[in-house]
This is a predicted structure of a 180-nucleotide RNA (Lysine riboswitch aptamer) from Psychrobacillus sp. OK032.

RNA sequence: AGUGAAGAUAGAGGUGCAAACUGACAAGAGUACUUAGCGGGAGGAUGAAAGGAUCCGUCAAUCGCUAAACGAAAGGGUCAUUUGCCGAAACGUAGAAUAGCUUUUCCUAUUCUAGGUUGGUUCUGCAUUGAAAAAAUGUAGGAUUGUCAGAAUUCAGUAUUCUGGAGGGCUAUCUCACAU
Numbered sequence: 001a002g003u004g005a006a007g008a009u010a011g012a013g014g015u016g017c018a019a020a021c022u023g024a025c026a027a028g029a030g031u032a033c034u035u036a037g038c039g040g041g042a043g044g045a046u047g048a049a050a051g052g053a054u055c056c057g058u059c060a061a062u063c064g065c066u067a068a069a070c071g072a073a074a075g076g077g078u079c080a081u082u083u084g085c086c087g088a089a090a091c092g093u094a095g096a097a098u099a100g101c102u103u104u105u106c107c108u109a110u111u112c113u114a115g116g117u118u119g120g121u122u123c124u125g126c127a128u129u130g131a132a133a134a135a136a137u138g139u140a141g142g143a144u145u146g147u148c149a150g151a152a153u154u155c156a157g158u159a160u161u162c163u164g165g166a167g168g169g170c171u172a173u174c175u176c177a178c179a180u
Stems, first nucleotide, its partner, number of pairs: 001180001002178003006175006014086001016085005022080004034068006043056004047106006089118003093114008119145011147165007
């Protein structure tokens, strides 16, 4: 000096990422809740189905309509601030635990484990989730950016252009293994 899809540490990308007993705002919503009136007449509530349990209901419930007064909240977001960061993180899949009265099956929420996909940002179309014209994810296409590789131009330094790859990447240092 070389090879390694071996390890450690430090670092870079930029409209970069996440979080919060934080602040503001949109939406939720002039909705829910309350009261009154009218209708209606046997069922109804506890996520769904079936079985139970408890409770409410002919002293008229659940439900529907109208009016009046008052007027939210949660889950989901945006911006700012602060903090922690650079597989930051995001999103599926499988399994487990807890909660939603109880049993079975499912569903929803949270947490954990395993494994998978995505380099970052952004725009457009479509699909899905969603109350949503918010937002997210997937997918197709475009733009941009960082990085590495290859090619072309360049005497060179270097720079530019084109093409391609993926974060299991890239840069620096150290270690380890192999081998000359």

Notes:
Lineage of the source: Bacteria > Bacillati > Bacillota > Bacillaceae > Psychrobacillus. It was read from a public genome assembly, where an Rfam model found it.